[in-house]
Molecule: TPP riboswitch aptamer (THI element)
Organism: Candidatus Latescibacterota bacterium
RNA sequence: GUCAACCGUUAGGGGUGGCCUUCGAGGCCUGAGAGAGACCCUUGGAACCUGACCCGGGUCAUGCCGGCGUAGGGAAACGGGAAUCUGCAACG
Numbered sequence: 001g002u003c004a005a006c007c008g009u010u011a012g013g014g015g016u017g018g019c020c021u022u023c024g025a026g027g028c029c030u031g032a033g034a035g036a037g038a039c040c041c042u043u044g045g046a047a048c049c050u051g052a053c054c055c056g057g058g059u060c061a062u063g064c065c066g067g068c069g070u071a072g073g074g075a076a077a078c079g080g081g082a083a084u085c086u087g088c089a090a091c092g
Stems, first nucleotide, its partner, number of pairs: 001085001006080005011042004017029005048073003054067004
């Protein structure tokens, strides 16, 4: 010098449905998150979008589960960080 997990800084990307009571809001389901200022994701990218008013299963109902999916898109830089490895120098 390189350097994984991981951590930090700054910057950026993203989603917010279903059911019930009622229209003020509350309760329930899934989920990290169902407008919290929180959560998730940032190219080694399934966060998220498109296909999709898709297909199969299930549910009171819903992207609820699976498929589609090695599909097409999708937002990053820096610093810290062990061993190994590599380079240089000095000495023997």